[in-house]
């Protein structure tokens, strides 16, 4: 000084699927709890393994389950590009 990887902050994009129904807070409304039905997958958690790797260890989905989360906006969101910063690797 130049590359790709990994983590971390920064701002920036990011889908689904009930503003269901009953019950209780004096009484409508939203709100919280309770109880019922009915639905999504993209925190997170499980599970299979296509593929990496000569085998073995190990790694592995945006696929499967819905434990846990979520179905009006608002928040959260896996990912995706883009700065800077660190870490070790190559040249």
């Nucleotide at each position: 000084u130049g590359g790709a990887u990994u983590g971390c902050u920064g701002a920036g994009g990011g889908a689904g699927a009930g503003a269901c129904c009953g019950g209780u807070g004096a009484u409508c409304g939203u709100c919280a709890c309770c109880g019922g039905c009915g639905c999504c997958g993209a925190a997170g958690g499980c599970g299979c393994a296509a593929c990496c790797c000569g085998c073995c260890c190990g790694g592995a989905a945006u696929c499967g389950c819905u434990c846990a989360g979520g179905c009006a906006a608002a928040a959260g969101g896996a990912c995706c590009a883009c700065a800077g910063c660190a870490a070790a690797c190559c040249g």
Annotation:
A computed fold for a 91-nucleotide RNA from an Arenicellales bacterium, annotated as Glycine riboswitch aptamer. The prediction has a mean pLDDT of 76. The organism belongs to Arenicellales, within Bacteria.